A computed fold for a 73-nucleotide RNA from Gomphillus americanus, annotated as transfer RNA. Its Rfam family is "tRNA". From the family's description: Transfer RNA (tRNA) molecules are approximately 80 nucleotides in length. The gene name in the source record is trnR-ucu.

[in-house]
RNA sequence: GCCUUUUUGGCCAAAUAGGUAAGGCAUGAUACUUCUGAUAUCAAAAUUCUAGGUUCGAUUCCUAGAAGAGGUU
Numbered sequence: 001g002c003c004u005u006u007u008u009g010g011c012c013a014a015a016u017a018g019g020u021a022a023g024g025c026a027u028g029a030u031a032c033u034u035c036u037g038a039u040a041u042c043a044a045a046a047u048u049c050u051a052g053g054u055u056c057g058a059u060u061c062c063u064a065g066a067a068g069a070g071g072u073u
Stems, first nucleotide, its partner, number of pairs: 001072007010025003019056001027043005049065005
């Protein structure tokens, strides 16, 4: 240099023939407990790496870029 691949809450992670972001851990509140922990219930938290394009509609498709990983000369 070229090719492939990954990027989604604080962390992990699902969402495929494009239809409006699931779940787990963690966090907060309440209940229970003498207290802590465990357990149960509830709540908040993501406009999905960035900028454009296509589309009625994009995490998903296209283009360019950024960062990480792998392969190759």